[in-house]
Large-subunit ribosomal RNA, domain II from a bacterium, 687 nucleotides, folded computationally. RNAcentral holds the full RNA, with entries from ENA.

Context: one part of a larger RNA
RNA sequence: GCCUACGAGUUGUUUCUCACCGGCAAGGUUAAGCGCUUAAGGCGCGGGAGCCGGAGCGAGAGCGAGUCUGAACAGGGCGUUCAGUCGGUGGGAACAGACGCGAAACCUAGUGAUCUACCCAUGGCCAGGGUGAAGGAGCCGUAACAGGCUCUGGAGGCCCGAACCGGUUUACGUUGAAAAGUGCUCGGAUGAGCUGUGGGUAGGGGUGAAAGGCUAAUCAAACUGGGAGAUAGCUCGUACUCCCCGAAAUGUCUUUAGGGACAGCCUCGAAUUAUCUUCACGGAGGUAGAGCUACUGAUAGGAUGCGAGGGCUUCAUCGCCUAUCAAUUCCUGACAAACUCCGAAUGCCGUGAAGAGAUGUUCGGGAGUGAGUCAUCGGGUGCUAAUGUCCGGUGGCAAAAGGGAAAGAGCCCAGACCCACAGUUAAGGCCCUCAAGAGCAGUUUAAGUUGAUAGAACGAGGUGACAUCGCAGAGACAGCUAGGAUGUUAGCUUGGAAGCAGCUAUUCAUUUAAAGAGUGCGUAACAGCUCACUAGUCGAGCGACGUCGCGUGGAUAAUGAACGGGCAUCAAGACUGCCGCCGAAACUUGGGACUCUUCUGUUAGAAGAGUGGUAGGGGAGCAUUCCGGUCGGCGCUGAAGGUGCAUUGUGAGAUGUGCUGGAGCGUCCGGAAAAGAAAAUGUAGGC
Repeated sequence: GCCUACGAGUUGUUUCUCACCGGCAAGGUUAAGCGCUUAAGGCGCGGGAGCCGGAGCGAGAGCGAGUCUGAACAGGGCGUUCAGUCGGUGGGAACAGACGCGAAACCUAGUGAUCUACCCAUGGCCAGGGUGAAGGAGCCGUAACAGGCUCUGGAGGCCCGAACCGGUUUACGUUGAAAAGUGCUCGGAUGAGCUGUGGGUAGGGGUGAAAGGCUAAUCAAACUGGGAGAUAGCUCGUACUCCCCGAAAUGUCUUUAGGGACAGCCUCGAAUUAUCUUCACGGAGGUAGAGCUACUGAUAGGAUGCGAGGGCUUCAUCGCCUAUCAAUUCCUGACAAACUCCGAAUGCCGUGAAGAGAUGUUCGGGAGUGAGUCAUCGGGUGCUAAUGUCCGGUGGCAAAAGGGAAAGAGCCCAGACCCACAGUUAAGGCCCUCAAGAGCAGUUUAAGUUGAUAGAACGAGGUGACAUCGCAGAGACAGCUAGGAUGUUAGCUUGGAAGCAGCUAUUCAUUUAAAGAGUGCGUAACAGCUCACUAGUCGAGCGACGUCGCGUGGAUAAUGAACGGGCAUCAAGACUGCCGCCGAAACUUGGGACUCUUCUGUUAGAAGAGUGGUAGGGGAGCAUUCCGGUCGGCGCUGAAGGUGCAUUGUGAGAUGUGCUGGAGCGUCCGGAAAAGAAAAUGUAGGC
C1' cells in the first nucleotide's frame, strides 16, 4: 500500500417544549399492587392517592373578573374573550461520558537499587621493565656539626607498558552483526584503582567528585493498578438513494477576538393579504458641483498705509525720512472633511395609475453562519504604494459547471433537469496549429513597431495629412563661375589693435550690378580664406512656422523565454467603413422525467411557472438483521452464499437465468434496531 472483518448522534429520566396521529372532553388521567401468560412483549382486575386544566392580581395580609400601585371613583401594569388532558410517533432542549477517537497532566494505593548512583560488610585482582626518596653502612671531611664520595636501601595519587578499567580521534556501521557496536588510534594501569558476593537508601523521594546525571532500553519528577469514558471553546473522522428550498463570513455585548449570547440572513408549519417594478404627483435633506464683497478660517499680486521697527533731529516734546513688517478698505486671482449666500443627479418616504406575481409581514419548530475574498464605483489610511488596510454602493467567487482571455476561484459572455451525429446566436474569433474570410473598400506603419497588458519627462530634416506666412519664367531654392571695392589702418585704447582683444558711435559717406566702418576662421599686428550682398549660368518649384496620425531614441536583471507557437510587411500589424461565416450546457426544435400553482368533466388530465448548489432545513424511498401475522409460500427434481449473463427502476436497488455450492430461505402487511464505510498518521488479521 491493497484486501477482509470491526469502527462514530445511542440509551436512561415522576424533566421541559413543539408538530402530527389517536382517546375522552370542562374535564382528562391513574401510580405502586394482584391474577394469567410470553422468546421479548402483553392481557385482565383493582386503586382517584396524586398530577395538569378549569382565575387572576399582589412582596404579603388579602381581594377577586378583577387586582396591584395610588389620596383617587385618575392614569398605568398584569389579567378577564381564544380547551384541555392522557397516550403514541417524531423534531429540539436539560441532566447524565451523551456522536467517536486523541492529550500533556493531577490525585490515590502499590511495585522496583538483578541496570545504574552512593554507602556498609566480607573476599579477589594488577605480566614485565625503569627511576632510585628517607633511612643505614664504609670511607673522606669538620674542633664538633655540616658536607662529600661509594655501597646498601626500596619510597612514590612516580615513569614505560600487557591483563583489567576507560572511551581521545577517525573510518565503517545507520531497514546495523549490535535499540550505542567494529577496526586503527588513544587515557589510566599501587590507586580518590578495578572487581565478586551479601546488604542499605524509593518517587517531590533517593543518590549525585554536579551532567538535571542516574533511579531496570523510561527521568525538569520512575513504573503498575485505580479515580477514569479526567477535561480538550482544539485537530481529525462520522457510513444508502432520489426530490424541493437554500445561507453566512454582518451589528451589539463578551477575561472577548479561530469560542459564545441576542439580532440579521436560510428552511418547515400556521395565520394574514400585507409585496415588488415603472411612471406621475407631493415631501424631507445639504452630498457632487459651485461660491465666498454671504459667514468662519486660510490665501497670491497691486493700491491705500492705522500701527510697529529703523534713521535724522531735540534736554525733551514736536517734526522729517523710509529698497523693513504691516491692520483696515478697494481692485484682480484663488482654497476648505469638521466653511456655506447657493445647490443637483441618484437614493429614501408617501399617494395614485399600470404591470408583475406569492415575492411581504406576524407567530411557532429546526438550523448553519458570526476567519471571507476579488473586480468596479464613492471615501478614510498609506507614498492618490501593495494580491496592503478600514468603511459604503454594485457584481462575481465562496456555494457555479459551460464558451472566451495560451494556461487561470473573483475579468468578459452565460446560470448546466435528462437525451439528440438538429438549428440560431453571445463574448471572442475566421493563414496553419484550430471551427470559420490568405473577405471587400480606403488610409497608414518599415519600427517585426505590432500581432496579450504596460512604458514617461525629454530628444530627432523618420514619414503621412492639414493650416498659416513668404520667395519664384521680370527666373526663385541648391550648386557652379565672377565680384565682394574706396575715404580707411573709422575714432579711442594699446607695445601693436589695420572689418574680426576691448571701448565709443544718428556704423557715415563715395563708386556701384553689388559689397557690413563687417558673419566666421586666421595673424604678434598685417596678410590670407570665407560670409552677408550682386551679376552670370541652370530651369521649377523653394523656404519658415504650427497642429494632428503612425513610427524612432530614451528602454538595464540575473538559464533563452512578455505574438501561446509556426510565422506574418498593398499583413496574418494599426485606423475607418461594409458583407459573410464560426462559435457555449445561452436561445430555439423534437422526445422524456420530476416539482409547484391554477383549472377541470378530480386520482387522471390540461395550462402556466420552474428543476446549478457548500453549510443547513424539509419531503419521499432502497437495502441489512431480528420479531408478529400472512401466502395451507419456496427448497437435495438443489436453499443461502459465490460468479457470469439478460431484463428492469431516476436512483439506492430489484427480478429472471447458466455455472458453482450443498441446507436452509423468502413474498406481502406491520413492528423493533448492535441498520449501510473510502478516508479518523483508524483497530485486528492476511498478502